This is a predicted structure of a 69-nucleotide RNA (transfer RNA) from Kosmotoga pacifica. Its Rfam family is "tRNA". Gene Ontology term of the family: triplet codon-amino acid adaptor activity. The RNAcentral record of the sequence draws on MGnify. Taxonomically the source falls in Kosmotoga (Bacteria, Thermotogota, Thermotogae, Kosmotogaceae).

[in-house]
RNA sequence: AAGCGUAGCUCAGUGGGAGAGCGCUUGCCUUACAAGCAAGAGGCCACAGGUUCGAACCCUGUCGCUUCC
Numbered sequence: 001a002a003g004c005g006u007a008g009c010u011c012a013g014u015g016g017g018a019g020a021g022c023g024c025u026u027g028c029c030u031u032a033c034a035a036g037c038a039a040g041a042g043g044c045c046a047c048a049g050g051u052u053c054g055a056a057c058c059c060u061g062u063c064g065c066u067u068c069c
Stems, first nucleotide, its partner, number of pairs: 001067005008022004016053001024040005046062005
C1' cells in the first nucleotide's frame, strides 16, 4: 500500500426476502451400516459511529488475517 472478515467448514449475496454446497439433528428406507429421499435446527453479516425512509452492501475509525513494497 492492497485484499479479506457473512451458519461448524468453504463461499455467494454490491441499497429493501440473509442464502447455497458440505457437515449436524430427526424421520423413511435397510437385518444393520452406507448411499438415497423428506423435514428441521443453526447467523446481533468482525466491532463502533455516520449517510439514507431503509445498510451485510455506501462513508469514517478500530481490531484481526493474508499478500506486496